[in-house]
Context: one part of a larger RNA
Molecule: large-subunit ribosomal RNA, domain V
Organism: Malus domestica
RNA sequence: CCUGCACCUGGACAAAAAGACCCUAUGAAGCUUCACUGUUCCUUGGGAUUGACUUUGGCCUUUCCUGAGCAGCUUAGGUGAAAGAUGAAGAAGACCCCAUUUUGAAAGGGCUCGAGCCAUUAGUUAGAUACCAAUGUGGAAGAGUUAGAAUUCUAACCUUGUGUUUGGACCUACGGGCCAAGGGACAGUCUCAGGUAGACAGUUUUUAUUGGGCAUAAGCCUCCUAAAAGGUAACGGAGGCGUGCAAAGGUUUCCUCGAGCUAGACCGAGGUUGGUUAUCGAGUGCAAAAGUAGAAAAGAGCUUGACUGCAAGACCUACCCGUUAAGCAGGGAUAAAAGUUGGCCUUAGUGAUUUGAUGGUGCCAAGUGGAAGGGUCGUCGUUCAAAGGAUAAAAGUUACUUUAGGGAUAACAGGCUGAUCUUCCCCAAGAGUUCACAUCGAUGAGAAGGUUUUACACCUCGAUUUUGGUUCUUCCCCACCCAGGGUUGUAGUAUGUUCCAAGGGUUGUGCUAUUUGCGCAUUAAAGCAGUACGUGAGCUAGUUUCAAAAUGUCGUGAGACAAUUCGGUCCAUAUCUGGUAUGGG
Numbered sequence: 001c002c003u004g005c006a007c008c009u010g011g012a013c014a015a016a017a018a019g020a021c022c023c024u025a026u027g028a029a030g031c032u033u034c035a036c037u038g039u040u041c042c043u044u045g046g047g048a049u050u051g052a053c054u055u056u057g058g059c060c061u062u063u064c065c066u067g068a069g070c071a072g073c074u075u076a077g078g079u080g081a082a083a084g085a086u087g088a089a090g091a092a093g094a095c096c097c098c099a100u101u102u103u104g105a106a107a108g109g110g111c112u113c114g115a116g117c118c119a120u121u122a123g124u125u126a127g128a129u130a131c132c133a134a135u136g137u138g139g140a141a142g143a144g145u146u147a148g149a150a151u152u153c154u155a156a157c158c159u160u161g162u163g164u165u166u167g168g169a170c171c172u173a174c175g176g177g178c179c180a181a182g183g184g185a186c187a188g189u190c191u192c193a194g195g196u197a198g199a200c201a202g203u204u205u206u207u208a209u210u211g212g213g214c215a216u217a218a219g220c221c222u223c224c225u226a227a228a229a230g231g232u233a234a235c236g237g238a239g240g241c242g243u244g245c246a247a248a249g250g251u252u253u254c255c256u257c258g259a260g261c262u263a264g265a266c267c268g269a270g271g272u273u274g275g276u277u278a279u280c281g282a283g284u285g286c287a288a289a290a291g292u293a294g295a296a297a298a299g300a301g302c303u304u305g306a307c308u309g310c311a312a313g314a315c316c317u318a319c320c321c322g323u324u325a326a327g328c329a330g331g332g333a334u335a336a337a338a339g340u341u342g343g344c345c346u347u348a349g350u351g352a353u354u355u356g357a358u359g360g361u362g363c364c365a366a367g368u369g370g371a372a373g374g375g376u377c378g379u380c381g382u383u384c385a386a387a388g389g390a391u392a393a394a395a396g397u398u399a400c401u402u403u404a405g406g407g408a409u410a411a412c413a414g415g416c417u418g419a420u421c422u423u424c425c426c427c428a429a430g431a432g433u434u435c436a437c438a439u440c441g442a443u444g445a446g447a448a449g450g451u452u453u454u455a456c457a458c459c460u461c462g463a464u465u466u467u468g469g470u471u472c473u474u475c476c477c478c479a480c481c482c483a484g485g486g487u488u489g490u491a492g493u494a495u496g497u498u499c500c501a502a503g504g505g506u507u508g509u510g511c512u513a514u515u516u517g518c519g520c521a522u523u524a525a526a527g528c529a530g531u532a533c534g535u536g537a538g539c540u541a542g543u544u545u546c547a548a549a550a551u552g553u554c555g556u557g558a559g560a561c562a563a564u565u566c567g568g569u570c571c572a573u574a575u576c577u578g579g580u581a582u583g584g585g
Stems, first nucleotide, its partner, number of pairs: 001585004006580003010577003022406004027402002029398004035203005042195008051153002054150003057146003061142005077135001079133002084118001086116001093112001095110003100105001157183005163178005206218003219241006243285001244344002249303005257281001259277005283292002286349001288347002307330004313324003319388001332341003355381007363374002413460001414458001415456001419453001421449004426444001430440002468540003472534001474530001477527001480505003484499004507521005549565003552561003
């Protein structure tokens, strides 16, 4: 060097399973509810099946009665009209009966009797129940109608019968006929509406995001970032808007603000008036920026152009939008006029399409005339604010979960960086009785390391198993002990500090899953780290981190928790490489 056999598993980011954690999808499913929209059950009512007789209501109509303030022949409902009405077909009066009623009163009926009686005249706010008409309060009777209410009935309908009869021999099975009993126009059924159960069903539950969640934001305006045209991002830094104004618009004309200094009287900050310096510091309805002094700021006069029909040309721009605008026509305002004037010093003050409403209209009008409806011109209704607006209409939960994917994106490990961390060093104020540097060293400055906590998201999501212990390695030195020096504020002992040095060593035990930590007893000492926070195809399975269950808290609930408790499957015959032991050539 080649080649065996028996073993061990460090590596092949070993095998196995298109990761279950995490994220994404206008994926799925289970569950919940005061998410949305429905369905069923249930309930209420109308109609049908559905008939009869009473009683009692409502409405309308006919007849009849009813009524006392005081005064007054008297029990005057109010109003109108009206001088007569009624009577042998029996007036007044007496007696009796009935019902009404508040002592009075008064309607009706019977008998007797036989010729008048009631008004107009006087009193009263108002005059005759003398007569007539319509009418109001309360009541009585009758007819009609009714979507009212209640009771009763039986014939629909329902129920029961160890009644009877029948079927195919039997049956205390079942069906039919008849009979009997009970209920009864109810119930039940059909139909139309109202209400109403996550009982059930279908769905929704946004996006951005230094992973996701929580928080915040989503449109428009101004400035910076923005790199001297324009434009330009970020969960970059600052702020505003969702209007206001009939003058704060148009036009003509006039005027100068604010600040400092100063003079006079008043106790005085200030205010008023005057002088002076300075050119813009004030003002502009509101943010900021840009602008603006005989002005765009502050006044005054007259007014409505805060017009109708347009519009060449430009800016901006993916599109849709948005901005600007000479000029023409009409009829105005103001000004002596030239002129100016289609809102406001400018840039925010906002919403497409659909649909509906509303005003106008020399347009269309389903045979014709109209009309409905439509067209057309103008206006109005969205915090459609997730603001280029998915629907008229929508929240949660999943550890019972599932699929497609993602290392486009998190948790472990690695990597880059090194804020934080650890170590060293520089300057030396100061402490150290004196003396910066025996020792300590503020403020400030510079390095190294890659053990902490972060940041980033670069390999890995068709899987790199994640804490601790155990077993077994190896390595660093910034040295815990053992060896040797320097220095000391080193007398000695014991220390302090520092240099060389990694050869060897660096305990046992109690509590906790613990690393750590605390305690006990020793020791020369009981070092700091790395090794995929070394090591699970070596072990373990206490902890974290599935499914069961419970407590506390939160939630209406399903459920949730870096809260707690109990329970809970750790696969493997080694191909290569590596290693151990032992053969052959």